[in-house]
RNA sequence: UGGCCUGUGGUGUAAUGGUAACACAGAAGUUUUUGGUACUUUUAUUCAGGGUUCGAGUCCUUGCGGGCCAACCA
Numbered sequence: 001u002g003g004c005c006u007g008u009g010g011u012g013u014a015a016u017g018g019u020a021a022c023a024c025a026g027a028a029g030u031u032u033u034u035g036g037u038a039c040u041u042u043u044a045u046u047c048a049g050g051g052u053u054c055g056a057g058u059c060c061u062u063g064c065g066g067g068c069c070a071a072c073c074a
Base pairs, nucleotide, nucleotide: 001070002069003068004067005066006065007064010024011023012022013021018054025043026042027041028040029039030038047063048062049061050060051059
């Protein structure tokens, strides 16, 4: 420098272009002598800009971050 893949709560992942969800974690509560376990409730999310569309996490585009490969230099 070029090509390919990728970016979603704190973490790991889902979501056929149509209400962003599940598990763990955090908080509160029930239970327990206490703790743990179990159960209930609850908090918090689409990398940024633009475009297409009635409607975008999803499609297109630019940028940024990450990963892989190749080339170049040493």
Molecule: transfer RNA
Organism: Emticicia sp. CRIBPO